A computed fold for a 93-nucleotide RNA from a Gemmatimonadaceae bacterium, annotated as c-di-GMP-I-GGC riboswitch aptamer. Rfam family: c-di-GMP-I-GGC riboswitch aptamer. Gene Ontology term of the family: cyclic-di-GMP binding. The organism belongs to Gemmatimonadaceae, within Bacteria.

[in-house]
Formats: sequence, C1' cells, structure tokens
RNA sequence: CGCGAUAAAGGCAAACCCGCCCAAAGGCGGGGACGCAAAGCCACGAGGCUAAAGGCGGUAAAUCAGCCGCUCAUGCCAGUCGAGCUACCGAAC
Repeated sequence: CGCGAUAAAGGCAAACCCGCCCAAAGGCGGGGACGCAAAGCCACGAGGCUAAAGGCGGUAAAUCAGCCGCUCAUGCCAGUCGAGCUACCGAAC
C1' cells in the first nucleotide's frame, strides 16, 4: 500500500410513524433499525424515478377554460452500478 476479522473504539441509518417543503419524484427534522468497511463527499458516465411548466393529440367547445392520453428534465435518486476525492483500526494473506 493492497486487503477486510466472531478484533477494538466508534460511525451511518432501510422500511415504517410524526411534522415541514414540494405538482411529483424526492428532500429536511424527530422517532426507529433492515442493513452498511466507505450506507463519508461528489450528479462525471451508465441506469432508474417524477412530469409542474412546455409541446402534440383526443374530448369538450363559437374561441378560451376544463378533462384524458402521449412526449419531455432544466427536477430527483450517492442505500443502483461505475469513476473521482477523503477517511478509523490492524488479524490473516
């Protein structure tokens, strides 16, 4: 340095519940632990989620509004994977 133990000291916190933000995905705080050796940071690559506004079509309709469908990320996910950066400890190898 790689690596990751029935080691030591710790750390994080899924689902779910409550409150708040939000069109939504999702986020924040509190509770709570399924798990995690980077489940620390980061949206660079891939992948996934949402679709308010926008666009198109249908319905309605004098037009507009309304309703439905499709499309769309500039929104989101780091506990989907990869890349990059940083980091506690020291068994075996």